[in-house]
RNA sequence: AUGUGCGUCUAGGGUUCCGGCUCGCGCCUGCGGGUGUCUGGUCCGAGAGAGGCAGUCCACCGUCGGCGGUUUGAAUAGCCGCAGCGAUUGUGGAUACACGGCGGGAUAAAAGCCCGGGAGA
Numbered sequence: 001a002u003g004u005g006c007g008u009c010u011a012g013g014g015u016u017c018c019g020g021c022u023c024g025c026g027c028c029u030g031c032g033g034g035u036g037u038c039u040g041g042u043c044c045g046a047g048a049g050a051g052g053c054a055g056u057c058c059a060c061c062g063u064c065g066g067c068g069g070u071u072u073g074a075a076u077a078g079c080c081g082c083a084g085c086g087a088u089u090g091u092g093g094a095u096a097c098a099c100g101g102c103g104g105g106a107u108a109a110a111a112g113c114c115c116g117g118g119a120g121a
Stems, first nucleotide, its partner, number of pairs: 004054003008050002012044002017041002019038001020035006055095006062088004066082005097117001099120001103115003
């Protein structure tokens, strides 16, 4: 906080690992180098992307509290009522708008990641 948090995913991103391609060695399916100017798998991943859950806010129904009444010698319980007040199960709804560097940082590396809804416009 109607502007929040956490998973999942996507646009996007690179190259640790796997795979691809390639070179060398070996030759039994192996080992090593290079390559992301390799569609990929793993991986990273949005404030201004999607969706989920939670949270928050609003409305309604109910319940409880609270208050008033009834009752009584006085009370309790029970019952009745309540515009407003507090809490809460449930149901429904809302969660808007959003142009944006340079530079720096993390990781193997990069990025719409983080600094950052920052500077600025």

A computed fold for a 121-nucleotide RNA from a soil metagenome, annotated as Guanidine-I riboswitch aptamer. Rfam family: Guanidine-I riboswitch aptamer. Rfam links the family to the GO term regulation of gene expression. The coordinates come from a structure-prediction model, not an experiment, and the mean pLDDT is 81. RNAcentral holds the sequence, with entries from MGnify.